[in-house]
Molecule: transfer RNA
Organism: Patescibacteria group bacterium
RNA sequence: GGGCCCAUAACUCAAUGGCAGAGUGACUCCCUUUUAAGGAGUAAGUUGGAGGUUCGAAUCCUCCUGGGCUCA
Numbered sequence: 001g002g003g004c005c006c007a008u009a010a011c012u013c014a015a016u017g018g019c020a021g022a023g024u025g026a027c028u029c030c031c032u033u034u035u036a037a038g039g040a041g042u043a044a045g046u047u048g049g050a051g052g053u054u055c056g057a058a059u060c061c062u063c064c065u066g067g068g069c070u071c072a
Base pairs, nucleotide, nucleotide: 001071002070003069004068005067006066007065010024011023012022013021018055026042027041028040029039030038048064049063050062051061052060
């Protein structure tokens, strides 16, 4: 330098172009003598960045950034 893959909540991951979700974790409450376990609930997102297509984009297209694999 060429090709391919990945980037979504604190972490691990979902989400056929049509309300962005789950588990773990955090916090509050219940239970318990207390802790752990258990139960109920709450908060947490510029979907890596910039454009484009579309009535509508996490999703499709282009470029950029970062990471990984591979070829030379």